[in-house]
RNA sequence: AGCACGGUAGAAUAGUUGGUUAAUUCACCAGACUCAUGCUCUGGAGAUCGGAGGUUCAAAUCCUUCCCGUGCUA
Numbered sequence: 001a002g003c004a005c006g007g008u009a010g011a012a013u014a015g016u017u018g019g020u021u022a023a024u025u026c027a028c029c030a031g032a033c034u035c036a037u038g039c040u041c042u043g044g045a046g047a048u049c050g051g052a053g054g055u056u057c058a059a060a061u062c063c064u065u066c067c068c069g070u071g072c073u074a
Base pairs, nucleotide, nucleotide: 001073002072003071004070005069006068007067010026011025012024013023019057028044029043030042031041032040050066051065052064053063054062
C1' cells in the first nucleotide's frame, strides 16, 4: 500500500436481500422471599447501532469517505 472480516446498552452476542416498540444472556437498580447474604421469582433503567455525508416516503441494514481492531498479500 491492497484485500477480507468486524465496530450495536457496563460485558458478550442477534437483528433472515430497508418499514412494527433495536431483541437475548450476564451484570446493575428496586421489590418479594430470608435472621441476613446468596439462590429463586417479579418489575425497572440503560445503546438514536464507530464518525460524517448521500440515496429513499422511510436506513443498524444500501452507497461514498474517514477512524479503530483482527487477519491475509506485497